[in-house]
Molecule: Bacterial large signal recognition particle RNA
Organism: Candidatus Abyssobacteria bacterium SURF_5
RNA sequence: UCGUGCUAGAUGGGGAGUUAGCGGUGCCCUGUACUCGCAACCCGCUUUAGCGAGAUCGAAUUCCCGUCUGAGGUUUGAUGGAUCAGGUGUCUGCGCCGGAUACGCCGGCGAUGAGGAGCGGGUCCUUCGCAAUCGGAUAUUGCCCAACCCCGCCAGGCCCGGAAGGGAGCAGCGGUAAGCGACUGUCCGGUGUGCCGGAGGUAACCUGGUCUGAGUUGGCGGUCCGGAAAGCGGCCUGUGAAGUGAAUCGAGGGCGGGUGCACGA
Numbered sequence: 001u002c003g004u005g006c007u008a009g010a011u012g013g014g015g016a017g018u019u020a021g022c023g024g025u026g027c028c029c030u031g032u033a034c035u036c037g038c039a040a041c042c043c044g045c046u047u048u049a050g051c052g053a054g055a056u057c058g059a060a061u062u063c064c065c066g067u068c069u070g071a072g073g074u075u076u077g078a079u080g081g082a083u084c085a086g087g088u089g090u091c092u093g094c095g096c097c098g099g100a101u102a103c104g105c106c107g108g109c110g111a112u113g114a115g116g117a118g119c120g121g122g123u124c125c126u127u128c129g130c131a132a133u134c135g136g137a138u139a140u141u142g143c144c145c146a147a148c149c150c151c152g153c154c155a156g157g158c159c160c161g162g163a164a165g166g167g168a169g170c171a172g173c174g175g176u177a178a179g180c181g182a183c184u185g186u187c188c189g190g191u192g193u194g195c196c197g198g199a200g201g202u203a204a205c206c207u208g209g210u211c212u213g214a215g216u217u218g219g220c221g222g223u224c225c226g227g228a229a230a231g232c233g234g235c236c237u238g239u240g241a242a243g244u245g246a247a248u249c250g251a252g253g254g255c256g257g258g259u260g261c262a263c264g265a
Base pairs, nucleotide, nucleotide: 001265002264003263004262005261006260009057010056011055012030013029014028015027020046021045022044023043024042034054035053036052037051038050063258064257065256066255067254068253069252072249073248074247075246076245078244079243084238085237086236087235088234091233092230093232094231096227097226098225099224100223101222103221104220105219106218107217108216109215115212116211117210119208120207121206122205123204124201125200126199127198128197129196130194131193132191133190134189135188136187137186138185139184140182141181142180143179150175151174152173153172158167159166160165
């Protein structure tokens, strides 16, 4: 140095928690590193610290030591401010509503005349008159009507008278009061009738033309003013995440070193 067979040893480890303490099952982190049985109101041990049984590898990329790095966990101080909750409008900044505009943009109208000023007419309003219509009264006229308690003339008949004649008076006729109606006339009153006539008014709409001569209007945006409300934002209070520091434990990885026995060549 090589080969063979063994042994020590290895076949995961760690964190928190539990525990007098140490491990395990369970939870978490790494990561791939046997099997079976036991086990959270737990299971097994005792500073030598899982217990019982079996299997594989086996002196080195696998074991031991040292060192560097380091996932992750736990504790904690400072910092840090995420998130959530409450409050606030004497915070009016965003968003909402309304208004103004001499600013910007896009359109409409406009020298076939914007806008302004003024004149006229019409629609519209008021009033007067007129007409229509409705109601009432009256005139005229017709019908009709009171047997009697209206008028006139009163046949017959009745009464008075010797007679002549006179009287009352029914029917009838005519008229009148009351009542009904009609063409028309007059008077009074009324109206969401008519636009017929006149006068006045004029905010709005339509229309005619006169003067002047270039803007005016709508939307969006900007700016300003006012209002409501409390969604967003701001501010205050409380809660305090992640991250960073320190301490502690620490898997994995890198580097270096060390390492048993027997036999044979």